[in-house]
RNA sequence: UUUCGAUAAAGGCAAAGUUCUCGAAAGGGAAUGACGCAAAGUCAUGGGUCUAAGGUCUAGAGUGAAGUCUAGAUGAUGAUCGCCAGACUGCCGAA
Numbered sequence: 001u002u003u004c005g006a007u008a009a010a011g012g013c014a015a016a017g018u019u020c021u022c023g024a025a026a027g028g029g030a031a032u033g034a035c036g037c038a039a040a041g042u043c044a045u046g047g048g049u050c051u052a053a054g055g056u057c058u059a060g061a062g063u064g065a066a067g068u069c070u071a072g073a074u075g076a077u078g079a080u081c082g083c084c085a086g087a088c089u090g091c092c093g094a095a
Base pairs, nucleotide, nucleotide: 002095003094004093005092012037013036017032018031019030020029021028022027035082041088042087043086045085046084047083048080049079050078055074056073057072058071059070060069061068
């Protein structure tokens, strides 16, 4: 330096659930808790998935007409790196 994770050691992370909190939601943060993880470290770059506030459209209500209200549709600019790929970095051990 490359490949690999059988064994051992030092340590690391922390799913679901619960409580608090931020957010329209998806989801995030903190505490608790361990299902798992050798990159479950970092980055939303590509794909996938989730959500749909604002916007737009449609229908209804309402109005003199609007503003407005309700419902539905659409749609990431939102989210997920513990869905996959890619990029960068890294502990221990073996060959």

c-di-GMP-I riboswitch aptamer from Paenibacillus prosopidis, 95 nucleotides, folded computationally. Lineage of the source: Bacteria > Bacillati > Caryophanales > Paenibacillaceae > Paenibacillus. RNAcentral holds the sequence, with entries from Rfam. Model confidence (mean pLDDT): 87 of 100.